[in-house]
RNA sequence: CCCGACAAAGCCUAACCCUCUGCGAAGAGGGAGCGGAAAGCGGCGGGUCUUUAUGAGAGAAGACGGCCGAGCUGCCGAAG
Numbered sequence: 001c002c003c004g005a006c007a008a009a010g011c012c013u014a015a016c017c018c019u020c021u022g023c024g025a026a027g028a029g030g031g032a033g034c035g036g037a038a039a040g041c042g043g044c045g046g047g048u049c050u051u052u053a054u055g056a057g058a059g060a061a062g063a064c065g066g067c068c069g070a071g072c073u074g075c076c077g078a079a080g
Stems, first nucleotide, its partner, number of pairs: 002080001003077002011036002016031006034066001040072002044069003047064006
C1' cells in the first nucleotide's frame, strides 16, 4: 500500500412518525432503525426528481453526496 475481521473505541444514519421551513423536489430538529469503511467534503460529469417554459420540446432555476463515476481528505486493525 492492497485488504476489511461476528475485533475494539468512536462516527454517520434509511423507511416510517411528530414539529417547523419551502409552490415543490426536499431541508432542519426530535423519535425510530434499515444500513454504511468514506453514508466525510464539494453538485465537476452522468443519472433521478421538482418548479418554470411549450402544442410537444429546447431552455432556465433548483433538489438529491445514503444512485454511479471522477476529485480532495480521513479513524482503527486481525488474517492474507
A computed fold for an 80-nucleotide RNA from a Nitrospirota bacterium, annotated as c-di-GMP-I-GGC riboswitch aptamer. The source organism's lineage runs through Bacteria, Pseudomonadati and Nitrospirota. Of the family's consensus pairs, 90% are formed in the model. It was read from a public genome assembly, where an Rfam model found it.